[in-house]
This record gives sequence, C1' cells and structure tokens, in this order.
RNA sequence: AGAGAAGAUCGGACGGUCGCCGGUCACGUCGUGUGAUGGGAGGAAAGUCCGGGCUCCACAGGGCAGGGUGCUGGCUAACGGCCAGGGGGGGCGACCCCACGGAUCAGUGCCACAGAAAGCAGACCGCCACGCUCGUGAGACAUUUGACCGUCAUGGACGGUCUAGGUUCAGCGGGCGCGGUAAGGGUGAAACGGUGAGGUAAGAGCUCACCAGCGGCGCGGGCGACCGUGCCGGCUCGGUAAACCCCACCCGGAGCAAGGCCGAAUAGGGGAGCAAUGGGACGGCCCGUCCCGCUCCCGGGUCAGGCUGCUCGAGACGCCGGGUAACCGGCGUCCUAGAGAAAUGACCGUCGCCCCGCAAGGGGACAGGACCCGGCUUACAGAUCUUCUCUGGCG
Repeated sequence: AGAGAAGAUCGGACGGUCGCCGGUCACGUCGUGUGAUGGGAGGAAAGUCCGGGCUCCACAGGGCAGGGUGCUGGCUAACGGCCAGGGGGGGCGACCCCACGGAUCAGUGCCACAGAAAGCAGACCGCCACGCUCGUGAGACAUUUGACCGUCAUGGACGGUCUAGGUUCAGCGGGCGCGGUAAGGGUGAAACGGUGAGGUAAGAGCUCACCAGCGGCGCGGGCGACCGUGCCGGCUCGGUAAACCCCACCCGGAGCAAGGCCGAAUAGGGGAGCAAUGGGACGGCCCGUCCCGCUCCCGGGUCAGGCUGCUCGAGACGCCGGGUAACCGGCGUCCUAGAGAAAUGACCGUCGCCCCGCAAGGGGACAGGACCCGGCUUACAGAUCUUCUCUGGCG
C1' cells in the first nucleotide's frame, strides 16, 4: 500500500417565524383558555416468525391425539434465542456454515435414468481352464521332385544342404460351446474397504504387512459431548428420517378490538315445549372437577357515550467486583411518546459529510409507535472507529 475477516457507532447540526401532542406550576373560566417551564419515534418502529409479562375463560388436575425442539455444558422470565465447547464441512488464513438423537440391539418405504447389477446382488467388455474347429507354424518324422556337394565299392548306392509338397506337434492367432472369475475397464451421485507383496489356470482378504472402518476388552484426560491410546478379531453388511417412524425433553386456550368501571333505557312482562340417562364451562376426545339450565312465540325498551387498562420498566447510563464469554451481583445517577381516526409539520438562513459537475448548480438511504418487553429475519445512500488475517514493498 492492497485484498479480506469479525465487531461497534452515527446516519445530520444550529438559529429564526408560524403550527401540533402531553406533563408540572400559577392565574382564570358559561364555554374554553392565558402564562411560565420541561418533554415529544427506530436501528430496524417493518415482518407477525418465536418466547414471555399482563387480562379473561377458571377453582384448574390426569391422559390420548396434536404441535415444537433435537450434539454437550452454561446464560435467561422464557425461547426455536445467546455464549462457550465437541463432531462434520468450506477457506492459504483471520474466520464462516450445519434441519448435529436413532438406519445392525424396533420396523416400513424410496434411490429415476444409465448400468450386468442399487440389498445382502451381479457378468456388458475383459481375463483364465477344458472341449471342438480354422489358420499359421520353428522343430520332428517318413517319403517324393529337382539341384548341389562329398565318399567310395559307380549303384534307382550312402551321407549332408537347399527347394516344393505331405503328416504330426510346441507356440501364436481367430471362432463356437461349457465352466471359473469379480482383480482390470465401462455405467452412474453412489458398485460391497485402500496400498503393497505372495499365491493362483486366471483372480479374489485367498494369505500376509501397514492403514481406515466396525465389534469386544481395557487405560489416560474431560462435568459432558468427546479426544488419545493398548490388545484381540471376523475380514469389512450403501445412502436417505428436511420420508413414515422410534426415542428424549417441552407445550391449556384466546388475546388490549384482552379486560374493568361509570353512564343511558325499559314492562328484570306473558305463554308453550324439553330436560337430570339433560344443558353448559374448559381449542378436539376421554376421565375427573365445577355451575344449573335449554328452545320457540307474543309484547315493550336500549344499543349515543365517557373513564380506565396506557406507561416506572425482567428499564437506561456510569463505575466496581465475579465469570473465557453470554451474563450475574453491588453502588450511584436519570425518567426518555402515550396519540385516540390518530400528535414532532411547513418555510427561511447558516454549517457539516458524500456523489455528479470547470463553475454555477443539482442530488443525498431504509423508513415512523398504538399494552409492554427479550429475540430472530428482512431493508438500508453514506460516514467513522477497533482488533485480526493474507499478499507486495521499504527500513
């Protein structure tokens, strides 16, 4: 200097004019106001995906079904969250990802196509043994034609060499049949351990050495998931549970339009029927517990509203202590929206930062509570800071 990784902060400021909401105090009021002084959107307020606090059902148990989570240990009110580890994977690395219990000690499914074969298999090509057959054929055998040479006893004599043909056979090659093989090749995402040696007709854990895996018996470390290691052994039985399922743990429901109070109005009236083996409360079902009702007709009245829930919190900030950390404890300081059809807006000026432009000038993210918190996920122009990794260069 460049390229990255992890984390954090800001994401406008100041002044003026006018306009909003709420608190406190004072004055005042038919109504309503006036003045002073403070306060007034987010890191995601978004999605409504999780977990709760709170309210009601309701006095609130047990089970089945259903749903959720899924390595270990911690944190938390809780969680499917967070932290730290273990295992697996990616990256040179800092770091990042995992829907991470069980596939033989419970079973059932599925793995298309290709391929011989995808669960306990299998022969397409190939390799090998045997039989038959064809070709070639060094060699061997006998014989024949011709040529040459040598010998002598001169004879269709003997011996040798070459050439042409015949027979036989080693070897080599081809074809067919039958058998062996799963080492080599092919197909595929994946083919029933890997490397080497021996062995074999050719091969194969067939045997052996080393390695990996699996199982058994131990030892050491760790709270644990697991890690390391020694001995023995058959040689070696895929994947998928984000398929059904099995196992472990957890789970009532509905939700602020939950609820509560006040107010308004009438005739808390009349009749018929059912019912305790009933009606109802509990998301479905069963047990259990609790309450006593249900349907229809006739007649009359109301259904406009107000207050509350509604903001002081599992709160924020600072310091100290404990803890690797998430977090916990102690002390101190602070109060930081509560609208109610929905409040912070409009205009002007200056400044700050970034982008385009010679300049003038122009543009500048995602986006606003509605009972409140803890998380997760998604969106985001730009700016700043901290630590770490890799590469290049200089000293």
Molecule: Bacterial RNase P class A
Organism: Candidatus Methylomirabilota bacterium